[in-house]
Molecule: transfer RNA
Organism: Vulcanimicrobiota bacterium
RNA sequence: GGGGGCAUAGCUCAGCUGGUAGAGCAUCACGCUGGCAGCGUGAGGGUCAGGAGUUCGAGUCUCCUUGCCUCCA
Numbered sequence: 001g002g003g004g005g006c007a008u009a010g011c012u013c014a015g016c017u018g019g020u021a022g023a024g025c026a027u028c029a030c031g032c033u034g035g036c037a038g039c040g041u042g043a044g045g046g047u048c049a050g051g052a053g054u055u056c057g058a059g060u061c062u063c064c065u066u067g068c069c070u071c072c073a
Base pairs, nucleotide, nucleotide: 001072002071003070004069005068006067007066010025011024012023013022019056027043028042029041030040031039032038049065050064051063052062053061
């Protein structure tokens, strides 16, 4: 330098055919318990890497940029 892949909650990851953004863990509150641990119930937490385009509508499709992984040279 060229090809391919990845980027979504604090962490690890889902998200089908474009149509209300989710799970587990973690955090906080409450309950059970004498207390801890544990369990249960509930809550908070999102620039879907950044920008542009297509569309009535984009996490999802297209292009560019950034970072990471991998292959070729």